[in-house]
Context: one part of a larger RNA
RNA sequence: CUCUCUCUAAGGAACUCGGCAAAAUGGCCCCGUAACUUCGGAAGAAGGGGUGCCCACUGCAUAAGUGGGUCGCAGUGAAGAGAUCCAAGCGACUGUUUACCAAAAACACAGGUCUCCGCUAACUCGCAAGAGGACGUAUGGGGGCUGACGCCUGCCCAGUGCCGGAAGGUUAAGGAAGCUGGUCAGCGAAAGUGAAGCUGGCAACCGAAGCCCCGGUGAACGGCGGCCGUAACUAUAACGGUCCUAAGGUAGCGAAAUUCCUUGUCGGGUAAGUUCCGACCCGCACGAAAGGCGUAACGAUUUGGAUGGUGUCUCAGAGAGAGACUCGGCGAAAUAGGAAUGUCUGUGAAGAUACGGACUACCUGCACCUGGACAGAAAGACCCUAUGAAGCUUUACUGUAGCCUGGAAUUGUGUUCGGGCUUGGCUUGCGCAGGAUAGGUGGGAAGCGAAGAAAUUAUCCUUGUGGGGAUAAUGGAGCUAACGGUGAGAUACCACUCUGGCGAAGCUAGAAUUCUAACUCAUCUCCGUGAGCCGGAGAGAGGACAGUUACAGGUGGGCAGUUUGACUGGGGCGGUCGCCUCCUAAAAGGUAACGGAGGCGCGCAAAGGUUCCCUCAGCACGCUUGGAAACCGUGCGACGAGUGUAAAGGCAAGAAGGGAGCUUGACUGCAAGACUGACAAGUCGAGCAGGUACGAAAGUAGGCCUUAGUGAUCCGACGGCACAGCAUGGAAUGGCCGUCGCUCAACGGAUAAAAGUUACUCUAGGGAUAACAGGCUGAUCUCCCCCAAGAGUCCACAUCGACGGGGAGGUUUGGCACCUCGAUGUCGGCUCAUCACAUCCUGGGGGUGGAGAAGCUCCCAAGGGUUUGGCUGUUCGCCAAUGAAAGUGGUACGUGAGCUGGGUUCAGACCGUCGUGAGACAGGUCGGUCCCUAUCUGCUGUGGGCGCACGAAACUUGAGGGGAUUCUUCUUUAGUACGAGAGGAUUUGGAAGGACGUUCCUCUGGUGUCCCAGUUGUCGCGCUAGCGGCACGGCUGGAUAGCUAUGAACGGAACGGAUAAACGCUGAAAGCAUAUAAGCGUGAAGCCCGCCCCGAGAUGAGGUUUCGUAGGGUUAUUACCCGAAAGUCCCCUGGAAGACGACCAGGUUGAUAGGCCGGAUGUGUACGUGCAGCAAUGCACUCAGCUAACCGGUACUAACGGACGAAUG
Repeated sequence: CUCUCUCUAAGGAACUCGGCAAAAUGGCCCCGUAACUUCGGAAGAAGGGGUGCCCACUGCAUAAGUGGGUCGCAGUGAAGAGAUCCAAGCGACUGUUUACCAAAAACACAGGUCUCCGCUAACUCGCAAGAGGACGUAUGGGGGCUGACGCCUGCCCAGUGCCGGAAGGUUAAGGAAGCUGGUCAGCGAAAGUGAAGCUGGCAACCGAAGCCCCGGUGAACGGCGGCCGUAACUAUAACGGUCCUAAGGUAGCGAAAUUCCUUGUCGGGUAAGUUCCGACCCGCACGAAAGGCGUAACGAUUUGGAUGGUGUCUCAGAGAGAGACUCGGCGAAAUAGGAAUGUCUGUGAAGAUACGGACUACCUGCACCUGGACAGAAAGACCCUAUGAAGCUUUACUGUAGCCUGGAAUUGUGUUCGGGCUUGGCUUGCGCAGGAUAGGUGGGAAGCGAAGAAAUUAUCCUUGUGGGGAUAAUGGAGCUAACGGUGAGAUACCACUCUGGCGAAGCUAGAAUUCUAACUCAUCUCCGUGAGCCGGAGAGAGGACAGUUACAGGUGGGCAGUUUGACUGGGGCGGUCGCCUCCUAAAAGGUAACGGAGGCGCGCAAAGGUUCCCUCAGCACGCUUGGAAACCGUGCGACGAGUGUAAAGGCAAGAAGGGAGCUUGACUGCAAGACUGACAAGUCGAGCAGGUACGAAAGUAGGCCUUAGUGAUCCGACGGCACAGCAUGGAAUGGCCGUCGCUCAACGGAUAAAAGUUACUCUAGGGAUAACAGGCUGAUCUCCCCCAAGAGUCCACAUCGACGGGGAGGUUUGGCACCUCGAUGUCGGCUCAUCACAUCCUGGGGGUGGAGAAGCUCCCAAGGGUUUGGCUGUUCGCCAAUGAAAGUGGUACGUGAGCUGGGUUCAGACCGUCGUGAGACAGGUCGGUCCCUAUCUGCUGUGGGCGCACGAAACUUGAGGGGAUUCUUCUUUAGUACGAGAGGAUUUGGAAGGACGUUCCUCUGGUGUCCCAGUUGUCGCGCUAGCGGCACGGCUGGAUAGCUAUGAACGGAACGGAUAAACGCUGAAAGCAUAUAAGCGUGAAGCCCGCCCCGAGAUGAGGUUUCGUAGGGUUAUUACCCGAAAGUCCCCUGGAAGACGACCAGGUUGAUAGGCCGGAUGUGUACGUGCAGCAAUGCACUCAGCUAACCGGUACUAACGGACGAAUG
C1' cells in the first nucleotide's frame, strides 16, 4: 500500500451520473391501519405496545392468560430474521430470454379479432411410401395481428394485396384449312416450268389459367391537406371564399420512452430544480387492435421526492485477519534487433536515452510510485480501398421447388346439345319507275300442266304486313314468258352463283350427361393371422374424373446464383463522365485542377455548284397618316453591319456578306505526298481516268467561311456481286461491295438481360485515406497598436471610439493530409499537479469628467490565494449563499500500465420520422465485461562498494538545493481630514480570526481482537456450584498505553541590500529648460539575504579537535608473515527505530528485555461462606476481585561467543 472485516466525535447524502456501497428494519403476540379498488385487495399498509427470570391463580395443559415479585444499559440479550412512504412512465399479472458483458418496457400469456380448413381437412416434413395435425372433427385444427380488465376503436377501396365475377380484349403448347421456299420425275434447244412425295417457312381459325376489366374488402398492406379573408381596443376566429385529394386525423391523449427550436410558458416542490409532478397546446414528426385512453394488483423495471438510518461525504482515524516486505522450500508467464538506456533546448518522417549544443551525473542494490520508453497484449472492430466474402431484403436481373391452368398419354361405352368446315337439297332477296317483292351473270323462245293448271278452304313457315313459300283437301284446264311499257337491269324455263335461313349426311373441336371394365378408396366383411402394415377374396363407394408422366402458359425472394460504375483535397450527398470554341498555357506544338466562360448530339434541295452583279450598321436633315424605330430622299459614315447555330480565327471589290440566271461536283474509280497521333482513330491533298454543271473562255466544282452536330467490335437486316458450297448436284449458310439497326451519353462501348441493406458481420490491406491528438498555416478567433470622424455641455484622446490600416499569439472553428490504422484509448468528473501572464484578489504607482468613499483607465508585479451548494453526463451555463477574489490560458482540449464510466460509440429493446422492405437517423429512451506481477528511464525513500594517499572517533564550514512567503475582520488615530449633507478616509498602533503548514497527546474525543464487567444459545470439565470453548472479540457497556483530529502548541515576521513602474536632487550637451548624459537618491506581497530543512561523491571529495605510535620473524632497504593499538564489525538482549539493510539503547564494571514487587490506570463490589426470601434474587465480608502496552524498583532468567584493524609518500 491492496483486499476481507470491526468501531468511530460533531454533522447526516453536503458524496455521486445515481444513496453505488454500507448502515438501518427484522421473529412472535396485541392494538391499530389511509387514498384507491376489478370489493378479492391495497395490508405485515403506516404507526404504536409487549417480550427475560421466579412464585401463585385460571386452565386438560410444559398452550394461553391474570396477579405479584425480581435483575440488567440492553430479555426474539448470540445466530438466523421486511426499511418504509408519496408520485409518475412502461408492462395487467405468475412466468420466459441473449449458457459466457443486455432479465428489460423485449418474448409469452389469458382475453379480443381477422382468415383458412368438412376430414385422405387445412397446414407442415418427405422424391415417394408415409408421418405429424389426431387416434382429434368447426365449443375442433392451422395462420396473422392485438395483448388482463374498463370506456372505445372514426374517415378513405384511388394504389397494393386478398376474395368474387365472367361479357369483352389479350394470350401458350397443341390442332389446323390455306399460302409459300427448297429438291426433282416429266416437259423444254435453252431460259424455264414443274405433279406426287420428302423437307423448311408463314399462317386464317379453335385454344385454359393469368393479365386487362367489373365489383367487394381496413382488427388486409396502408393513408388520413393547403392558401386567403373575417367579430365594436387588441388578439383570436365560431363564419366565409378558393385549390387539390381516395379521404383529409374523429374520440382520447399531448414538450410525451414521441417536441427539433427547448432548460417552451405558467404553477408545485427546493435557499437554489436542464431532472420530476400538474397544467397550457404553437403535435418539427401522437392517435385509435404495428390498437387509443385509463386502470386496482404485481415488478431484482425506469424516474422524481420524503422519513428513518448511516464513514457516501466534510475528513479522516484506529484495530483484526489475508497478502505485500524479510527468511526457508518449490517455482511460472507475457516480453526481449542489439545496448555502455539522463535533463533542457534545437533539429528531424513534423512529440529524441541514442543527432547538435549546454547542463547534470562516483559504482551498484532493495522497497515504493507510474510521467515516458508514441510501454505490453490483439496484422484497428471506426474510416477508406478490393471489379474481396457472407447474412438479410425487395415492384434489381436471371432462374427455380411448389402451386394454378391447358392439351397429350394412361383412357373406355352410349345419349343429348350447341359450334365450325365440306357436300348435296330446299329456300330468301320489296329504293323509284314498272302489272309488281327484278339478288347477280350467262343461256334462252318457249316452259309447266289429267303423274292434275287456275281458284277456294285449312294448317304451318316467313315477312318490309304489301306479300312470298310449303303441305293437305276440294277443284277439273289452264298458268307463265316472249310482245308492250317502265327501268341501270326484264321477267317463263335452265345452268352457275351471291346474301341470309332451314333441315340432312360426313369430318372436326367442344359441352353436358349416362354406364362400368381401366383406375382410386386411411369404407366394410373374411382369409393369410395371434397383425390398425401388406396382399388376396367378396361387398360397397367413386369413376374415365382423380392421380401419375412428359410438354406448355401463368404465378412464384419459398429457394438459388449474381449485379448494384468511376472521378472525388477521406467517403457519402451534390456535380461530372463524349465532342466543339476561348482563357489559364509561360509568343512553335503540347500542357493539369470539383480552374474561369460558353456551346453541340443539328440544319439547309438551298443556306450546295457555277456565271454575272451589288455593299453594310449607325447618325443628321427632309417628307401624309407615321409615333424613338416601318417605307422614301439627301448627306456623313472603311466596316462599329453581316456570316443558319457557341466562341475564336477569318472575310471589303475577285468579298467567305447581299442578290439574280442556269443547275446538281451534296459525282464514280483512284491517289503522289503530307499533318496529327501510344494504338485505334482523325485531317489535308495536287494529280489521273470516266461521265457532268456553269461559263464566251480561262477555268471552277469530289457540299456548306473554318473548327462541334458523334459510337469501335460482335450480332442481325436489306440491296447487289456470284467467291466458298461438308460424297456429288442444287440449296441452306457464309464471304465481298453498298446501306441500315445503339442518349452502348459511365459516350475506347464488361452482359441481350441486374437494385438495396448490414450496429449480426467477416477477410485482405491502407496512415497511399477520414474521425482523436501532434505538426504546418493562421482565413476565422483572442489580444495589442496606428490614424482619429465622432460621443463626452465646451474639449478627439478622463472614458468610449466609426471608416480604414499594421501586428502579436497559437486557447476557437477551419484548411492541409506530414508521423501513427502488424492500435498514439475518446468527453466529463475525481486525484495530483506544473508553467505562462494578456493580473481576478492581495502589493506599488500615473491619469481621472479623482472632494471623501466607491469607481474608471493605464503602468509595474506571477510571492501567495482564487469557496460551497441546486440543475444537467455535461465542459459551459443559469440559480442560491458566501467571500479579498471566486482569473484567463498551455501542458496529447495535462493526468484511464492513477481511479471512475454518467455521455458518446458494438450486440437487446421501445417511440417518432424516413424507407415497399432488409434497415436508417450529430433524433429521443431503458440496459450493457475498463486487462496489465514494472525490464530501462524518471520520481520518492533506503542500503552496500569504493574513493576522498596512515587508521579512527567526534564536531563543523556551506558551494548548492529545497521549503516557507498568505489574507480578512474589528478596534485606535477618528466620526478626524474631505464634504452642504449623506457619507467618510490615507497613515499609525493594537486585537481577533480564516485557510495553509509543522509538531504533539496534558485536556476533549476516536480506536484500542481479550483490560474489566454484564449477558443469550449451545457444548465440555461426571453432576451442582464455578469456569472454559464456539457463535463477527458471539453480542452489549466501559477502557490503559500507543496511534490519532474534530483536540493542543507553534509558524508566516522584523531589520537589511539591489531594483520595477513611478517620483526626485544636482546638472550639462543646448548660456534656458531638463531626474541623466557624468554623479547622487526614494521606491513593491516581487528579486537577494534573513527564517526552517538537506547538503563535502562540492571526485573542486573542505576545516577543526581528539585517539592510536608500534613488538617480533624472514630477507636484498623496497617485500612478506605473525601478534596486536585506537577503533569497528559479526553475534546477543532490545527499542514510541524499522519493509530488509540502516538508526538508537545495552551486552555482567549490566536495568537491554522478560519475570517478580510496588504504584498508576481501568473495570465496578470477585470466589467462597453466612444471612433474608417459597423462588428469581438480594445483603454482608467488599470501593472488593482482576488489571495489556504505563511509572518506578529489583540481577531471578537471558545479553553467550567470535572476528577485523596500522605507514605510504

This is a predicted structure of a 1209-nucleotide part of an RNA (large-subunit ribosomal RNA, half B) from Dolichospermum sp. It matches the Rfam family "Bacterial large subunit ribosomal RNA". Rfam links the family to the GO terms ribosome and structural constituent of ribosome. The full RNA is in RNAcentral, with records from ENA. The organism belongs to Dolichospermum, within Bacteria.